Record summary: RNAcentral holds the sequence, with entries from ENA. The RNA shown here (Bacterial RNase P class A) has 398 nucleotides and comes from Paludibaculum fermentans.
[in-house]
RNA sequence: CCUGUCGGAUGGGCAGUCGCGUCCUGGCAAGGUCCCCGGAUAGGGGAAACCGGCUAUGGCCGAGGCAAAGUCCGGUCUCCAUAGAGCAGCGUGCCGGUUAACGGCCGGGGGGGUGGGCUCAAAGCCCACUUUACGGAAAGUGCCACAGAAAAUAUACCGCCCGCGGCAACGUGGGUAAGGGUGAAAUGGUGCGGUAAAAGCGCACCGCGCUCCGGGCAACCGGAGUGGCAGGGCAAACCCCACGUGGAGCAAGACCAAAUAGGGGAGGAGGGGCUGCUCGUCCCGUUAUACUUCCGGGUAGGUCGCUGGAGUCUGUCAGCAAUGGCAGGCCUAGAGGAAUGACUGCCACCUCGUCUUCGGGCGGGGUCCAGAAACCGGCUUACAAUCCGGCAGGCUCC
Repeated sequence: CCUGUCGGAUGGGCAGUCGCGUCCUGGCAAGGUCCCCGGAUAGGGGAAACCGGCUAUGGCCGAGGCAAAGUCCGGUCUCCAUAGAGCAGCGUGCCGGUUAACGGCCGGGGGGGUGGGCUCAAAGCCCACUUUACGGAAAGUGCCACAGAAAAUAUACCGCCCGCGGCAACGUGGGUAAGGGUGAAAUGGUGCGGUAAAAGCGCACCGCGCUCCGGGCAACCGGAGUGGCAGGGCAAACCCCACGUGGAGCAAGACCAAAUAGGGGAGGAGGGGCUGCUCGUCCCGUUAUACUUCCGGGUAGGUCGCUGGAGUCUGUCAGCAAUGGCAGGCCUAGAGGAAUGACUGCCACCUCGUCUUCGGGCGGGGUCCAGAAACCGGCUUACAAUCCGGCAGGCUCC
């Protein structure tokens, strides 16, 4: 210097034209509303405070990337359910802290991996980085492909050793598991002794179990003693143990409330059509059923819930940290078929072509992922380009 990878930050700027949404302000009309005339709930005239409608060259504000995303986990909020206890189901699973809470985060412990140091070297110890669903495999059940003698009540293929038979090859009876071989995994490891050959058979060290002592809030660590040492692995198989756990979700839910139909109460012998009246006629009704009136529930529609909050930034204090306390500053989407946009120009960045007096000029193309819907804390995933940092590889120079 280049490339890759991981983590963090930013994630286009300015101007013009047109456009969208909430709210405010102004204007317009007069639907509701109110006032006046009227016997009137007919009709007419008027007003503009409020609700609704339309409108403006008016005003303010209007997405994120700790992704508004996935809707995976936790909570706030709301409604429903709920005597008490237990079972099932589901979730979590080393310890401590943090938090409203969590399966998140921080710190620590144990295990694994990589690198480095001590060491002649190995083992071991120490350090750094990294990773880890990390309760129980001696309650029970089950599984362990292929290969291999054997994958778990053990067992013996090649071997090794002893006895017997045989000239021998070998056969046969027994001992053994050191060595070889198989496998992801083979019944503690290394060494010495021991033996016919072997074997915790004996011993030393390491590992493991148990007991005690010391340290630590704890997980756990260290030391001493003791036991020759047990039944390999899998619980991200069932299972066991401990702890936790009611359900649905803002389309939650609360309030106001038409028309029509239906429900209930009261009145009720009439009610309605055929042109206003009379007559006539038709329909419904006269066993409370037509009709009148009142009440309550639900629907359409409207209002609220609705956005300022476990908020954020800076400083400071406490803490290894997550995080918390204090002080000051900052903050303006809130729709309901759902706004937050489009185009043009200039600039910026990247890239390609071309010209070059090597300074640069000209022309073309590109500039991510995504898009609020009750709110908040996490996790996970996506992301052009630029900048910063770590790691890995390559090239060049000293």
A source record names the gene rnpB. The prediction has a mean pLDDT of 77. Its Rfam family is "Bacterial RNase P class A". Rfam classes the family as a ribozyme. The model forms 95% of the base pairs in the Rfam consensus.